[in-house]
């Protein structure tokens, strides 16, 4: 070098044909509960959806270039 899949919350992941708020589990943080801690209950915080550019009334999704990371191959 060539191919293929992937980059979404602190980790691990979903996102339907492009559509009304960007989500889940887990981990944080607060009350509740306990003698106390775990566990179990509530409720909240945290996102430039890898970067940049294009198309569309609308982009996490489509399309072009990069950056990365994993697998096959020469």
């Nucleotide at each position: 070098g060539g191919c293929a899949g992937g980059g979404u919350a602190g980790c691990u992941c979903a996102g339907u044909u492009g559509g009304u708020u960007a989500g889940a589990g887990c981990a944080c943080c607060a009350c509740a509960u306990u003698c106390a801690u775990a566990a179990c209950g509530u409720g909240g915080g945290g996102g430039u959806c890898g970067c940049g550019g294009g198309u569309u009334c609308a982009a996490g999704u489509c399309c072009c270039g990069c950056c990365u990371c994993u697998g096959c191959u020469a």

A computed fold for a 74-nucleotide RNA from a Candidatus Shapirobacteria bacterium, annotated as transfer RNA. Its mean pLDDT, the model's own confidence on a scale to 100, is 80. The sequence was found in a public genome assembly. Its Rfam family is "tRNA".